[in-house]
Molecule: c-di-AMP riboswitch aptamer (ydaO/yuaA leader)
Organism: Dehalococcoidia bacterium
RNA sequence: UGGAUCCGCCAGCCGAAUCCCGGCCCUGCCGGGAACGGGGGAUCCACAUCUGGGGUGCAUUGCGCCGGUUCGGCGCAUAGGCGACUUCCGACGCCGAACCCGUCAGCUAACCCCGUAGGCGCUCGGAGGUAGGGUCU
Numbered sequence: 001u002g003g004a005u006c007c008g009c010c011a012g013c014c015g016a017a018u019c020c021c022g023g024c025c026c027u028g029c030c031g032g033g034a035a036c037g038g039g040g041g042a043u044c045c046a047c048a049u050c051u052g053g054g055g056u057g058c059a060u061u062g063c064g065c066c067g068g069u070u071c072g073g074c075g076c077a078u079a080g081g082c083g084a085c086u087u088c089c090g091a092c093g094c095c096g097a098a099c100c101c102g103u104c105a106g107c108u109a110a111c112c113c114c115g116u117a118g119g120c121g122c123u124c125g126g127a128g129g130u131a132g133g134g135u136c137u
Base pairs, nucleotide, nucleotide: 012120013119014118018034019033020032021031022030023029024028035116036115037114038113039112040111045106052104053101054100055099056098061077062076063075064074065073066072067071080095081094082093083092085129086128087127088126089125090124091123
């Protein structure tokens, strides 16, 4: 000096998952509000189950191979989704999971119920659009 790896912090990213207030046996716990998000739930309309069905989510579907063949693993694709405000174009890269309800739920006004986690740690170029917050006077 360069590279790899690890740790901490940061600009920020995925996601609904943020902000504020009060109380108590006070460095933790409990409760409430706003905001964001989700579920249930009439008439009307619509539709299904008997091969169960349904929900959150971008995460659905197909083909091939292997196995212990309700299913799992691997590979290649794919609906869909993501990459520091927003739109369009182009290039590049990445994900394409997981979990829950339990025979039961379409839509759905009133109404009722629930969540506010977790995981990461900087793609680039061009052309447009557009704010917000704080402080002082």